The RNA shown here (small-subunit ribosomal RNA) has 1523 nucleotides and comes from an uncultured bacterium.
RNA sequence: AGAGUUUGAUCCUGGCUCAGAAUAAACGCUGGCGGCGUGCCUAACACAUGCAAGUCGAGCGAGAAAGCCCUUCGGGAGUGAGUACAGCGGCGGACGGGUGAGUAACACGUGAGAAUCUGCCCUUUAGUGAAGAAUACUCCUCGAGAAAUCGAGGCUAAUACUGCAUAAGUCCCUUCGGGGAGAAAGAUGGCCUUUUGCUGUCGCUAGAGGAUGAGCUUGCGUACUAUUAGCUAGUUGGUAGGGUAAUGGCCUACCAAGGCGAUGAUGGUUAACCGGCCUGAGAGGGUGUUCGGUCACACUGGAACUGAGAUACGGUCCAGACUCCUACGGGAGGCAGCAGUGAGGAAUAUUGCGCAAUGGGCGAAAGCCUGACGCAGCGACGCCGCGUGGAGGAUGAAGGUCUUUGGAUUGUAAACUUCUGUUAAGUGGGAAGAAAAAACUGUUUCUAAUACAAACGGGAAAUGACGGUACCACUAAAGAAAGCACCGGCUAACUUCGUGCCAGCAGCCGCGGUAAUACGAAGGGUGCAAGCGUUAUUCGGAUUUAUUGGGCGUAAAGGGUGCGUAGACGGCAUGUUAAGUCAGUUGUUAAAUUCCCCGGCCUAACUGGGAACCAGCGGUGGAUACUGGCGUGCUAGAGGAUGGAAGAGAGAAGUGGAAUUCUCGGAGUAGCGGUAAAAUGCGUAGAUCUCGAGAGGAACACCAAUGGCGAAGGCAGCUUCUUGGUCCAUAUCUGACGUUGAGGCACGAAAGCGUGGGGAGCAAACAGGAUUAGAUACCCUGGUAGUCCACGCUGUAAACGAUGAUCACUAGAUGUUGGUUUGACUUAGUCGGAUCAGUGUCGUAGCUAACGCGUUAAGUGAUUCGCCUGGGGAUUACGGUCGCAAGAUUAAAACUCAAAGGAAUUGACGGGGGUCCGCACAAGCGGUGGAACAUGUGGUUUAAUUCGACACUACGCGAGGAACCUUACCUGGGCUUGACAUGUUUUUGACAGUCGUAGAAAUACGAUCUUCUAAGUUUCGUUAGACAAUUACACAGGUGCUGCAUGGCUGUCGUCAGCUCGUGUCGUGAGAUGUUGGGUUAAGUCCUCUAACGAGCGCAACCCUUGCCGUCAGUUGCUAUGUGCUUAAGCAAAGCACUCUGGCGGGACUGCCUGGGAAACCAGGAGGAAGGUGGGGAUGACGUCAAGUCAUCAUGGUCCUUAUGCCCAGGGCUACACACGUGUUACAAUGGCCAGUACAAAGGGCUGCAAACUCGCAAGGGUAAGCUAAUCUCAUAAAACUGGUCUAAGUUCGGAUUGAGGUCUGCAACUCGACCUCAUGAAGUUGAAAUCGCUAGUAAUCGCGUAUCAGCAACGAUGCGGUGAAUACGUUCUCGGACCUUGUACACACCGCCCGUCACACCACGAGAGUUGUUUGUACCCAAAAUCGCUUUAGCUAACCCGUAAGGGAGGCGGGUGCCUAAGGUAUGGGGAAUGAUUGGGGUGAAGUCGUAACAAGGUAGCCGUAGGAGAACCUGCGGCUG
Repeated sequence: AGAGUUUGAUCCUGGCUCAGAAUAAACGCUGGCGGCGUGCCUAACACAUGCAAGUCGAGCGAGAAAGCCCUUCGGGAGUGAGUACAGCGGCGGACGGGUGAGUAACACGUGAGAAUCUGCCCUUUAGUGAAGAAUACUCCUCGAGAAAUCGAGGCUAAUACUGCAUAAGUCCCUUCGGGGAGAAAGAUGGCCUUUUGCUGUCGCUAGAGGAUGAGCUUGCGUACUAUUAGCUAGUUGGUAGGGUAAUGGCCUACCAAGGCGAUGAUGGUUAACCGGCCUGAGAGGGUGUUCGGUCACACUGGAACUGAGAUACGGUCCAGACUCCUACGGGAGGCAGCAGUGAGGAAUAUUGCGCAAUGGGCGAAAGCCUGACGCAGCGACGCCGCGUGGAGGAUGAAGGUCUUUGGAUUGUAAACUUCUGUUAAGUGGGAAGAAAAAACUGUUUCUAAUACAAACGGGAAAUGACGGUACCACUAAAGAAAGCACCGGCUAACUUCGUGCCAGCAGCCGCGGUAAUACGAAGGGUGCAAGCGUUAUUCGGAUUUAUUGGGCGUAAAGGGUGCGUAGACGGCAUGUUAAGUCAGUUGUUAAAUUCCCCGGCCUAACUGGGAACCAGCGGUGGAUACUGGCGUGCUAGAGGAUGGAAGAGAGAAGUGGAAUUCUCGGAGUAGCGGUAAAAUGCGUAGAUCUCGAGAGGAACACCAAUGGCGAAGGCAGCUUCUUGGUCCAUAUCUGACGUUGAGGCACGAAAGCGUGGGGAGCAAACAGGAUUAGAUACCCUGGUAGUCCACGCUGUAAACGAUGAUCACUAGAUGUUGGUUUGACUUAGUCGGAUCAGUGUCGUAGCUAACGCGUUAAGUGAUUCGCCUGGGGAUUACGGUCGCAAGAUUAAAACUCAAAGGAAUUGACGGGGGUCCGCACAAGCGGUGGAACAUGUGGUUUAAUUCGACACUACGCGAGGAACCUUACCUGGGCUUGACAUGUUUUUGACAGUCGUAGAAAUACGAUCUUCUAAGUUUCGUUAGACAAUUACACAGGUGCUGCAUGGCUGUCGUCAGCUCGUGUCGUGAGAUGUUGGGUUAAGUCCUCUAACGAGCGCAACCCUUGCCGUCAGUUGCUAUGUGCUUAAGCAAAGCACUCUGGCGGGACUGCCUGGGAAACCAGGAGGAAGGUGGGGAUGACGUCAAGUCAUCAUGGUCCUUAUGCCCAGGGCUACACACGUGUUACAAUGGCCAGUACAAAGGGCUGCAAACUCGCAAGGGUAAGCUAAUCUCAUAAAACUGGUCUAAGUUCGGAUUGAGGUCUGCAACUCGACCUCAUGAAGUUGAAAUCGCUAGUAAUCGCGUAUCAGCAACGAUGCGGUGAAUACGUUCUCGGACCUUGUACACACCGCCCGUCACACCACGAGAGUUGUUUGUACCCAAAAUCGCUUUAGCUAACCCGUAAGGGAGGCGGGUGCCUAAGGUAUGGGGAAUGAUUGGGGUGAAGUCGUAACAAGGUAGCCGUAGGAGAACCUGCGGCUG
């Protein structure tokens, strides 16, 4: 620091996702050790049990028992012990500890302040006298009760209680002289003496000051929400009083009517706040666990008491809920203290040890208490550290995996050798944390004092939960210690097998449909490591809320327009002020944390010390440029004045002509009207047309424009009246008066609404006619609202320049409108120049994603308002406001997708445009489609009818030849190393051949026949090899599957003219240019122009063939002249002139001429055998169709292996209601039949072609010359021509079918061959819709040959020649193609994309008669406890007062009552939540139904607003926009 993902590709916009860090975490797999931290985020849910706050005998009275001891056993003294328990009294239970429910607030943070209190503590001042009356307790006696507990009587004390005295200071009053009020408690030591004293310490009282703590006030900061806009009655202020420690409506009475709020009051939702913590470059964003500060709470609600302090976690009272006990009468309780339990939850620990340390309470102290705290336990929950060994070790072991079978990899890894000893284990040793206090003692101070106390010292001893822990040493021993995730891209890391859109994966893109680096497994690898992954959450990346640091023409986004309030911003000069601002100083900003330095634990984490930092707030004294405030001036902004100018600017009244329609009248007759074509409609009752007159409404031709005016909407005949704004000139006046503008107010097309008019034309709805599969449309005929007017309402449009307003600056060129001014000519006028204001086009810089904008900015700056933040849901729901309604405005969420989108590019496509070509159409000729047959295909059938090929580009195709074979199919019979190949191995010398038997054959059996070579050799025998058989193993074999795994080959577009590259240039880029344009061509052929210049594959040419000539050669070809033989024909010799054959050359190149043209080239002509690529062939660019072929061949993978292989026999591929393709023969007279006559080319031939002769009607047979071929042969060419016959008919046409008899091939013609002869003689009389071929030696027609082949289903295929036409005006249309251009929402590319209803399934949401619980407001009722007030001659009452007393008074208790009030109740509202029959739209879903609305002119251009209509997309009207 970025990356992936929209597209065929590109740039941009924009969302989604990932890589990082972190956590009080949880889950999965795994798990050696230690240190330091940390651990209920959920139910502020309920809690069993134990503990968590006591202490003081030096405040007080009282005061046991057990045990021990003695005993006469009855008991007793002593000790225990002034101990324990309990009580009175004091201090503390307001700290410490927990939790975060409530609280949006002076609660918190920060700063400031004044009207306060403060126990214990410190300093200081002054005191501490003298009396009294009670009372508690299991102390005594009784009583009630189940219990808790309570009652009555009696005794008694105090540092408990109450007066009195005193009063420095304090407080109150004051005539300032004074007067009044109000305190106290003792305890324990020392000395000295018994009686008073003195004195220390600790207490006590009243003050003053401090410290600490607390209360109060206040500036600023402190979440979201306006779909919460008004709130408030003690409310705001004053006066008086009350109350409080204290200010204050804190409370009461009276008076006034205020107070808060768009700078967000009030309401709602959520939330403890902060230091800090996480993240980030920072600014920020998120968070508030542990630690620290503050607040709040203690089962829920209310209340006070005590006290220095509480409205009190382990206190009290009341109410409520819940739990427990109960003898049913009544009682008890509050873990959000520490442990622990249940419940909830994904989830969070021990009912541990100790007061040794630190700290707290009490105490004079010892000490006691302390779940604070210190420690231990549990948990990888986090951070940090260590280890699981180190070195050597190649035969690169075995095993695994992969393999091209060679090897590679795991891998120095292991084994093996050697070394070390961290941790864990064992044995032994063993700290620091503990030194104070107390006690002892020394000095000093205090003192009369060697008491006491304080300060400073001294040395000895005691005290450890953790814990025999940290640590150290020794022993043995590599021994006990590695996993997890990932490996398609992002993102480091790849292979094999299994699976086969299944199982599954997935953070995003996406993998999986038989060769998956994406699933599962294995091997290997990568990353991290006692952890690793996943999930959740936060920040980051995200400049994706943009202060730093974004945008708004078309991507989301400028308000429809103006006026203007608050607000924001604001010209020049000068004075003053010092609020902002700037720099200094000062207070504060707690500590901890972070950063830096140094130190302590071996290191680190952790921790100690120091320094720095702490952006804020406050005080203080300065500065004054800028901003602000207050003054004073100025004129450049702005406005006024004066003089001119243009205009569909607005409102009102009047008026004009043309046209439509209607009415009347005249004239006139059969149609009119309408359309692509029609029909509905009108018309003989007289239409349309035409002339005249009249009525009525609406709109204003020409001028007219790229023009003018207006803020926008918008504005158009003419005249008048009223009226707004603008521009120019002058530089006369005012003197910043300005700009923008949230709310607000006004205007605001069309449609629509209300009331009343009006109504000619047009025209939603509606009706009819057409069109159509349908046609609720487009077209036609009618037609009502409406359109018009007046007055109201509505308030929206593609209200658009899709561009807010204002100001300034920044090249020009060229139109046009309105002014001013100036020059020239020649006055009218014309042509210029300058300048101001508008309105257009082009364009520089610059900007922009591009398109484009460009002084009328989308450039460069300034001010201000509005708006945007992925697509859909949604121009929606609910709520509010407005409206008569329609509806407008404001405006979400759930859910869902990974895109949606902009501009441009290349293609493809268009019922877009232009140009051009092709037997593409047209013009012609002949066919197919109808018949019969042949053949192929589909279908059907079958045991099998083997397989493949399916628009053009399958269907007389593979097959250029299925009776057996072929043959792949079926049935049956057989074989299993195999019919075939290679290697190894066993055995043998046979096997084969011939003959016979069985069998359908394969096969089996029998007979016969039976090896060879070499070496060493004397033979036997041995060894090696060849051949053949046999045995066994590797393997063979497969026309089994996959042509969508492939090679090769082929078809098609298409013999169409295209397809590309290098360099350069242009563009951010995809790409463009070149290759486009103008001409021309069969051609991207050539020329020309040109930011292109060149090149390649294609085109053309080179090749073959054919057409002319020359030359060379001359057999098997030829024979002119001449010779011989011969009647002729011919033969022989001779010759190579000719024909011919086949080699080599020539020839044609737009070369020449004329015309046109810039050229290329075109048209015509000449010459020539041939003329403009002469004819034909071969030759097929880049690519397309996952086109065809695994059955030609080859081949990956896969499957079969006594079978899917191999052999054999028979059958099948030849079936047959039917359908299609391709052909053949015909339907006849341009013909059939008969007879005669003539002329080819190209091929084939030894398993062959076969002459002649002969037999047969013939197919053919017999015999047999010649020929390995320019020699012989197949082999007569046929149409044609000549002559004859038939005479328009199902025929002398046509030949199917069938019967009979033959021939040939072959092992064999039954299924299933061809041919011949005789007989038979079907359909068919030129073929509907539709459709095919062909442009010249072509079509048509005629025959001949060949391949395959024993023969042949060949009418097929492929060659050869013979005869030999017609037509082409032309490119409108059909089909196909090429180029340019245009539109596009297509890119699988129009066989595309895509919209809506309906049906089904699922999901979330809205409405809904209501229902349920919750919260809150208001009014009223009832009213506990408690405070306060009032009251009480009837109850009780020690202290004080009066009184000798009795008694009385004051006061108190109790009672009553009032105010207030929790809970409760009643009534009525509001908010939010859940649920609800039914209902509404929305979203999602591979295959449903109906149409085809949109994208191309999308077939009626589309879209916006509005209104009506319709199954549905939609249609129509009115106005608007161009996207």

RNAcentral holds the sequence, with entries from SILVA.